[in-house]
RNA sequence: ACAGCAAGCCGUCUUAUCGCCGCUCCGCUUGGAGGGGAGGAAAGUCCGGGCAACACAGAGCAUCCUACUUCCUAACGGGAAGGGGCCUUUCGGGAGACGGAAAGGCUACAGCCAGUGCCACAGAAAAUUACCGCCAGUUGCAAAACUGGUAAGGGUGAAAAGGUGCGGUAAGAGCGCACCAGCGGCUGGGUGACCAGUCCGGCUGGGUAAACCUUAGGAGUUGAAAGACCAAAUAGGCUGACAGCGUCCCGUUUCGGCGGGGCUAAGGGCUGCUCGUCCGAUGUCAGUGGGUAGGUCGAUGGAGCCUGCGCGCGAGUGCAGGCCUAGAUAAAUGAUAAGACGUUGGGCUUUGGCCUGACGACAGAACCCGGCUUAUAGGCUUGCUGUUAAC
Numbered sequence: 001a002c003a004g005c006a007a008g009c010c011g012u013c014u015u016a017u018c019g020c021c022g023c024u025c026c027g028c029u030u031g032g033a034g035g036g037g038a039g040g041a042a043a044g045u046c047c048g049g050g051c052a053a054c055a056c057a058g059a060g061c062a063u064c065c066u067a068c069u070u071c072c073u074a075a076c077g078g079g080a081a082g083g084g085g086c087c088u089u090u091c092g093g094g095a096g097a098c099g100g101a102a103a104g105g106c107u108a109c110a111g112c113c114a115g116u117g118c119c120a121c122a123g124a125a126a127a128u129u130a131c132c133g134c135c136a137g138u139u140g141c142a143a144a145a146c147u148g149g150u151a152a153g154g155g156u157g158a159a160a161a162g163g164u165g166c167g168g169u170a171a172g173a174g175c176g177c178a179c180c181a182g183c184g185g186c187u188g189g190g191u192g193a194c195c196a197g198u199c200c201g202g203c204u205g206g207g208u209a210a211a212c213c214u215u216a217g218g219a220g221u222u223g224a225a226a227g228a229c230c231a232a233a234u235a236g237g238c239u240g241a242c243a244g245c246g247u248c249c250c251g252u253u254u255c256g257g258c259g260g261g262g263c264u265a266a267g268g269g270c271u272g273c274u275c276g277u278c279c280g281a282u283g284u285c286a287g288u289g290g291g292u293a294g295g296u297c298g299a300u301g302g303a304g305c306c307u308g309c310g311c312g313c314g315a316g317u318g319c320a321g322g323c324c325u326a327g328a329u330a331a332a333u334g335a336u337a338a339g340a341c342g343u344u345g346g347g348c349u350u351u352g353g354c355c356u357g358a359c360g361a362c363a364g365a366a367c368c369c370g371g372c373u374u375a376u377a378g379g380c381u382u383g384c385u386g387u388u389a390a391c
Stems, first nucleotide, its partner, number of pairs: 001387010012340007020037002023034004039362001043373002046371005051223004063219005068082005083109001084107008093098001110214002115212002117208003131154002133150007162180006181204002183201003186197004227297004237288007246263007267279004304323008341360008
C1' cells in the first nucleotide's frame, strides 16, 4: 500500500428569493420585526417503564411469560463482565481409548434415576430386545432341529446399553484389574456459575422438555381515541311566572283549584267544499342541571443533553459547571436558482490540472422515555489477520 473481518462514528453544506407551522415583541384591524422548526433509525409497534382511568382483604387454582452465574438499571425477554458446551484452524502428548495449548466463531445453556408420551426409513430389537454368529445340553448315522446361555464379532441405523487393553470364562459379560471418559462423594479454591485433586465408590441409567409436564421466579385490565376542565345553537328534562283549561264521574281542598278516568260539542289537520277519518288541552316567557358541537389542559424541562473530575475491568454511577433543543390535530418542517463538497462517465493535457455531463442513500416526529429488530448511496477512525515491496 492492497484485501478481508470486527467495533465505533458521520451521513451533504452555504447563500438568495418565494412559501408553511409554533413562539416573543411592537401596532392591535389587516400589518411589521426577531428567533426556532425531524432521525439514526422519527420505521416495525416486538419487550420494558413513566403517566392515567378502572379494579383490588388475604390465599389458592387456571392461563401466559422467563430460565448458566454475578452485576448494571426506574424496569426489561435489554446490556456488561465471567463460567460451561460445541465448531474451525494451527501446534504438541499418548500404543490406544483419549487429552492439552493458542486464535477465531456459535450458543433459549434449569430438570428425561418424578411421571406420561414420541423416536420416520432400515433393522430381530428404539428399551427388560437374540436375525446371523459363538457356547453348552438334548435328539439324530449325518445334515440339522429344539431348549438354554451370551451384547465379544457381523448386519441395520442419526442413535444399539461406557471405551482401550490384560486377565477370566463352556462362550461371554465391570465378572476382576490398569488406564481413559462420565456420575456421585470428599478436600481445597471462587460472591457465584464453576474449577482443581497422584483422594474415595464399579456407580455406567439411549435420545427428545421451541413434547405434555416438573421446579424456581414473574404478570390486575386497558392505552393519549387514556384522562381532567370549560362549554354554544336546536330538541328534550326540571323549576317559576303569566294566559288558557268544554262536559260527566271519582278522590282531595286552604273552595281559587289540583290529580285520575270517560265522552266529543267548539276548534284544527288530511283537501277548496261535503262525507269520512285523525288530533282535541296546553301555550308563551324567564331561570337552571346533564350531554353534544367546539375549546383548554394532558403535551414536550426530561430516568434530558454537553464538558470536566472522581469511582468501577465494564455496562454504568456520583459531583461540579454550562445549555434549552419541533410540538401539529387533517396534521408545518417545502420549492426554485447559484456555488461548494463527494462518487462516477467522457474529452483535452505541458501529468500539475482544465472543460463538460450524471448521481447524492434509507426514510418522515404525533404523550414521553430505555432497549431490541429491520432499512440505509457514500465516507471516516481504530483493532486484528493475510499478501507484496522497502528500511
Molecule: Bacterial RNase P class A
Organism: Pontibacter sp. LHS2